[in-house]
Formats: sequence, structure tokens, C1' cells
RNA sequence: GGAGCCGGCCAGACAGUCGCGUCAUCGGAAACGAUGCCGAGGAAAGUCCGGGCUCCACAGGGCACGGUGCCAGGUAACGCCUGGGCGGCGCGAGCCGACGGAAAGUGCAACAGAAAGAUACCGCCGAACGGCAUCGCGAGAUGCGCGUGGCAAGGGUGAAAUGGUGCGGUAAGAGCGCACCGCGAGUCGGGCAACCGACCGGCACGGCAAACCCCACCGGGAGCAAGGCCAAAUAGGGAAGCGAUGUCGUGGCCCGCGACGCUUCCGGGUAGGCUGCUCGAGCGUAUCGGCGACGGUGCGCCUAGAGGAAUGACUGUCGCGGCGCGCAAGCGUCGAACAGAACCCGGCUUAUCGGCCGACUUCGCCU
Repeated sequence: GGAGCCGGCCAGACAGUCGCGUCAUCGGAAACGAUGCCGAGGAAAGUCCGGGCUCCACAGGGCACGGUGCCAGGUAACGCCUGGGCGGCGCGAGCCGACGGAAAGUGCAACAGAAAGAUACCGCCGAACGGCAUCGCGAGAUGCGCGUGGCAAGGGUGAAAUGGUGCGGUAAGAGCGCACCGCGAGUCGGGCAACCGACCGGCACGGCAAACCCCACCGGGAGCAAGGCCAAAUAGGGAAGCGAUGUCGUGGCCCGCGACGCUUCCGGGUAGGCUGCUCGAGCGUAUCGGCGACGGUGCGCCUAGAGGAAUGACUGUCGCGGCGCGCAAGCGUCGAACAGAACCCGGCUUAUCGGCCGACUUCGCCU
């Protein structure tokens, strides 16, 4: 210097002009005006996980259902993060991971194929028994390989074929024997564990749990339009009192019952208002513990609280990047993203013009 890999950070700066919003103060009867402070993000987004908070439900335990799933740790918690193991990829820094259990049981495997769990289509081997053929008077001999028997090496099918390769062995074969690899409910050692190493064992029987299932752990529901407080008008409800004890209804009539008027009081709900509301698992910094995620302590800081809801625009200078011109200094021109709070917080995921810092890998050159 080229190429790469991991982590952290920034998201233009300053000035002027014109605006927007909450809050405070002042003026004003009000509308409104003046002044001052403050005024988006790394994702405020998706709403995919986890919590706080609030209300409702709930003795305890179990079943069902759902989620998570290598091990250990971190955390308020997590499906997140850190460290480790195993597997895959990369020369490497490093990256990726539905990664518990298939000897608990049930089940599945299209097509092809003989067979996808108990099988032999082609094939290989043999000739004890049956059969057939030939020879022989006969006992029998020879042959065939039809039945029966042994095998699974080779062919063929398939995503997958009953450990693999090689040597020996055999009638042909076969862990039948041996070496290496693989495997293991074995032994010993290391590790908290996942797991690893050595020895031992010829090998028990394959795949699928993103099929049911088993095992371990976790899970009550709804959400700030949660919830709390104040509280009109109108209508309606309840109680007490008053009224010629009147009118109407029920009924053949009386009693009774019901309805109708006025006054006072009470309580619920609606409109509306207030609250919840931002000081919090907070931010910065120093130090200590830890490989780390993270945690402890000291010091400092206060940083939108909004109601459909403001946080902006233009100009200039500087800075940044691309392109063009120029030997160069420089000049011209274009560009600057994604997006936007609405109870709060921790994550994940997705979007994003550009740029800075640090650790590391690899290749080339120079000394």
C1' cells in the first nucleotide's frame, strides 16, 4: 500500500432573516400580544419477544393448551446478551446454527425397487435330499441345476439398502479374522456442565421428533381509550314533607293498590375538566470486581411531556462526498440519507447519503 474481518461512534458546524409548539411571567374582559426557558431518533418504525405500572380474576395441587430447547453465566425478565462445547464454511481474522431424546411407545417414507424392518429380481456357490436325463442286469456311477439349500460380494432401484475401505479367509460369501476410520448402554481420567481424551468391546442394528410423543423449564386475562378524582344541562331513579284528600285506572260497589302535582335532599351515569405524565432497572465520568455480558461504590447532571399533537424554511460562510477542468495551488457543478415522540423501559428485526476511531487477518513492496 491492496484486499478483508470485528467492535465502538457521528448523523454537518456557525451566523442572519422569517416562522411553529408547550410551559412560566407580564398586559388584556376575552380574542390575543410581549418577553424568557426548553423543544425527536439511532432507529422515535415493525409491534415480533420480555418487563415495569394499572384494573380484573385467583387457597393449594393437577390436567389440558401454548411457548422455549447444546452447556454455564448475565439480567427485573426474555425467544436477548456473554463465555464455552459440537457441527458446517473460510488460507485466516472470523462467520453461520429449531443443536434435548429414535434401546419408552405409536407412526411415516411419494415414485422407483425383490426389499424402506425383516427382504432376494438379476446374480454368486454347492450337490446332502427329492426330481429328471444318460450308462449299467443290478448295486450304483456321471450329468442337469427343476424343487430344496448357502450367500449378499457384484449389477440394478432409490434421497436413503442393514457400518466403510483394504488385506486375509471361504465352495461362494460374511466382523468370520486383522489394520485404519466409524460406532458403543463399557472402564479410567479431565471439566460445574455441554463435552473431550485414552483404553476396552466385533458391533448391539438404519432415517424422520420443522410426525404424534417423551423429558426439562416458563406461561392467569386485559391494556394509559389501563386506572383514579371532580362534575353540568336535559331525561330518568330513590327518600322525606305538603296538598280541597282532588282526578283517572282496576272493579258491579266499598276497602285496597297503581298513576298524576309542588318543595327539599340523596346517589349513579353522560358532556366537560383534572390526574396518571415522566426522576428513571436514568445519563455522564472515575475507580474496583469479573475473560466477558455485567455488577458495586464515589462524584456530577436533569434531558419534549401535547390535546390528533409543535420541533420548520430561506440565505451566506466553512466543512464533507461525487463528477469535470487544471502540472499544481485551485476553480466550476451536483449531492447530503432513512425517518419522526404520544405511559415508560430492555431487546430483536427492518430502513439509512456519507464519515471517523480502535483491535485483528491476509497478500505485495521497501528497510